A computed fold for a 528-nucleotide part of an RNA from Pisaster brevispinus, annotated as small-subunit ribosomal RNA, central domain. The coordinates come from a structure-prediction model, not an experiment, and the mean pLDDT is 80. NCBI's taxonomy places the organism under Eukaryota, Eumetazoa, Echinodermata, Asterozoa, Pisaster. Rfam family: Eukaryotic small subunit ribosomal RNA. Clan: SSU clan. Rfam 15.1 lists 75,755 matches to the family in 2,556 species. Gene Ontology terms of the family: ribosome and structural constituent of ribosome.
Context: one part of a larger RNA
């Protein structure tokens, strides 16, 4: 690993990106033929056997052996569809040529044909050897190799057994016979057959393949009577330099994989600016006049120095009611007045383009509610801490009054939440139904201008993609429940993280980040 779990029992990183790693779509040689070779099973015969018969012949079963034909199976070879190239050797078989020769037939004639034998040469094939070079591996087969003891296991009456490697036989002597097996021995390495599967390579600026011719450079075997010099011819090697030719000349497809371009829309997605709304509180003016607040009931509190309440204004800082939903957008956190600007985005549509570019991800990085920290701005409301009033046995609370930090904005930190769908991401498959959002498509529908067109809104049907719902279970589950939490003992699609009784404990210590608060990483003793 086979072979566990992760909604709620322990458990999926808050979210996205991302390198190493791991994994990765389809596609290229299938088939046909050779009455080829060997082996095997079977069938039908023959030789053989038995019976009947004088014989011809007929019948039967046997099938030990040999053998003819046929069907089938297995293995191998050859062709379609070529492992080659060079050199050397070898053998007998084969084919061809030459020379000599035996025999047979033949001819006027060693004239011709055939058949052998000997010698020589060439070629094909087999075998052996050397050299060149051939896409490379994984996988698998077989073999060699791999100490013994151990293990499994064969044989053997240690009296049985654990063991041991012994022992057995009769004719009793110069006695004889038999064992001391076999298997297994990961992985790696070596040799070998296979070629499915999985990788990998080749020809795209042709420096591509093959053939022919030419050139350049080197070499010096052969040749022109001999020797020497120089050059040349032939031969050999290199350069690949030039020209030409041959070929079906050489680019798989376009994934209900992915990326890009285009497209008209869409969205409370983001940033910056702008604008509006009432409320709240404060202030000013004005009116009224005794209470107002608040509560279960009260009090603290405000109030003739005019509270509360009403009207008219002004200012400030927050917030964005109704519309507002089992609706939208965003990676998540999150996002809701108007308008403008800026860049971005999913989805739809597409007879567009590239052609594997992909999926998931240690390290690493961006974003990350609220609270908190630092420095400014601003401080309407609310309001930790604090102070009061109540309640109470007590109340350091719940209720009420006041109020600091804070709540808001800017610039920087922090990096955590029941950051929840308590449910990783990508891909495939497996049930209905009706709504809804976005895009597209279709038509004898309704309506709006206004008469028909166009167009818009609505209605009907379909396609793709979302947020959800409902029914059902032939699926699952401990159940609650779940179209995913299904396709799981009939267990393997890819990939990441993470859990292993409860506490001690997310503590101690160490490391690291942070201004701090704290975060990340993270035990044990002991206890049960």
């Nucleotide at each position: 690993c086979u072979g566990c779990a992760g909604u709620u029992a322990a458990a999926a990183a808050g979210c996205u990106c991302g390198u190493a790693g791991u994994u990765g779509g389809a596609u290229c040689u299938u088939g046909g033929g050779c009455u080829c070779a060997g082996g095997c099973u079977g069938g039908c015969g023959g030789u053989c056997c038995g019976c009947c018969g004088c014989a011809a012949g007929g019948c039967g079963c046997g099938c030990c052996a040999c053998u003819g034909c046929c069907c089938g199976c297995c293995u191998g070879g050859c062709c379609u569809u070529c492992c080659u190239c060079u050199c050397g050797g070898u053998c007998u078989c084969c084919g061809c040529c030459c020379g000599g020769u035996u025999c047979u037939c033949u001819u006027g004639a060693c004239u011709g044909a055939g058949u052998g034998c000997c010698g020589g040469g060439c070629g094909c094939g087999g075998c052996c050897g050397a050299a060149a070079c051939g896409u490379u591996u994984a996988c698998u087969u077989u073999g060699a190799a791999a100490a013994a003891a151990u293990u499994g296991g064969a044989g053997u009456g240690u009296u049985c057994a654990a063991a041991g490697c012994a022992g057995g036989c009769c004719g009793u002597g110069a006695g004889c016979c038999u064992g001391g097996a076999c298997a297994g021995c990961a992985g790696a390495g070596c040799a070998u057959g296979g070629a499915a599967u999985a990788a990998u390579g080749g020809a795209a600026u042709a420096g591509g393949a093959c053939c022919u011719c030419g050139g350049u450079u080197c070499u010096a075997u052969u040749g022109c009577g001999u020797u020497g010099g120089u050059u040349c011819u032939c031969g050999g090697a290199a350069c690949u330099c030039g020209a030409g030719g041959u070929a079906a000349u050489g680019a798989u497809u376009a994934a209900g994989a992915g990326g890009g371009a285009c497209u008209g829309a869409c969205g409370g997605g983001g940033g910056c600016a702008u604008u509006c709304g009432u409320a709240u509180u404060g202030c000013g003016g004005u009116g009224u006049g005794a209470g107002a607040g608040g509560u279960g009931a009260a009090a603290u509190u405000c109030u003739u120095g005019g509270a509360u309440c009403g009207c008219c204004g002004c200012a400030a800082g927050a917030c964005g009611a109704c519309c507002g939903a089992c609706u939208g957008c965003g990676a998540a956190a999150g996002c809701a007045u108007u308008u403008g600007c800026c860049a971005a985005g999913a989805a739809u549509g597409u007879u567009u383009u590239c052609a594997u570019u992909a999926a998931u991800c240690a390290a690493g990085a961006a974003c990350g509610a609220a609270a908190g920290u630092u420095a400014g701005a601003g401080g309407u409301u609310c309001g930790a801490a604090g102070g009061c009033g109540a309640u109470c046995a007590g109340a350091u609370a719940c209720c009420g009054c006041c109020c600091u930090a804070g709540u808001u904005c800017u610039a920087a930190c922090c990096a955590u939440a029941a950051a929840c769908g308590a449910u990783g991401c990508c891909g495939a498959c497996u049930g209905g139904c009706g709504a809804u959002c976005c895009g597209c498509c279709g038509g004898c529908g309704u309506u709006a201008c206004u008469c028909c067109a166009a167009u818009g809104a609505c209605g009907c049907g379909g396609c793709g993609g979302g947020c959800a719902g409902u029914c059902u279970g032939c699926g699952g589950g401990a159940a609650a429940c779940c179209a995913a939490a299904g396709u799981c003992u009939u267990u393997g699609g890819g990939u990441u993280c993470c859990g292993g009784g409860g506490g001690a404990a997310g503590u101690a210590u160490g490391g690291u980040u942070g201004c701090a608060a704290a975060g990340c990483u993270g035990a044990a003793a002991c206890u049960u």